[in-house]
Formats: sequence, structure tokens, C1' cells
RNA sequence: GCGGACGUGGCGGAAUUGGUAUACGCGCUACCUUGAGGUGGUAGUGGGGCAACCCUUGGAGGUUCAAGUCCUCUCGUCCGCA
Repeated sequence: GCGGACGUGGCGGAAUUGGUAUACGCGCUACCUUGAGGUGGUAGUGGGGCAACCCUUGGAGGUUCAAGUCCUCUCGUCCGCA
């Protein structure tokens, strides 16, 4: 230099044909249980804001009524070729 795969909450990781973003697990928080801890149980848990609401799929554009998903550019990681 050329080709390919991948990038989503704190972490792992789903999202089928473009149609509720974050299912599920881990972790975390509160409470119950214990003398205390662990285990177990119940509830909650993307970020900001007092709230109404706003923001969020590496970044920037585009297509569309609607984009994590399609297109273009770009950054990063990995693999292959030279």
C1' cells in the first nucleotide's frame, strides 16, 4: 500500500427483513436473612437534570416517515496479501 472482520450501558454480550436501543448474564445499590461475613431471597440499576425534559450504538456526513442495521468519509483494534 491492497483486501477483509470488528467497535453498542461499569464489564461480557443480544437486537432475525431498517420499526420500543441496551434483552440476557456479571457487577453495583437498598432491604430481608446472619452474632458478623458469605450463600440465598425481593426490588432497583445507560448518562445528565430538582423537574419538565435532554442526550446516547468509535467520530462526521448522507438516504429514509423511521438507521445499531443501508451508503460515503474518517479513527482505532485484529486478520490476510504484498